[in-house]
């Protein structure tokens, strides 16, 4: 140098045929407890690696740059 998959709350993912992003885990509170653990109900926390395009509307199509894996030279 090529080819090909990945980047979405702290971590781990999932998002179909463009329509205002979820789940589990972890957090925080309450509720059970004599306390802890478990269980339950509920809240915070991400505008989706970076920048341009398209389009009424983009995590999702197009460009293109940065990181990481795998693989070829």
């Nucleotide at each position: 140098g090529g080819a090909c998959g990945g980047u979405u709350g702290g971590c781990g993912c999932a998002g179909u045929u463009g329509g205002u992003a979820g789940c589990g885990c972890a957090u925080c509170a309450c509720u059970u407890u004599g306390a802890c653990a478990u269980a339950g109900u509920g809240g915070g926390g991400g505008c989706c690696g970076g920048g341009g395009g398209u389009u009424c509307a983009a995590a999702u199509c197009c460009c293109u740059c940065a990181c990481c894996g795998u693989c070829c030279a």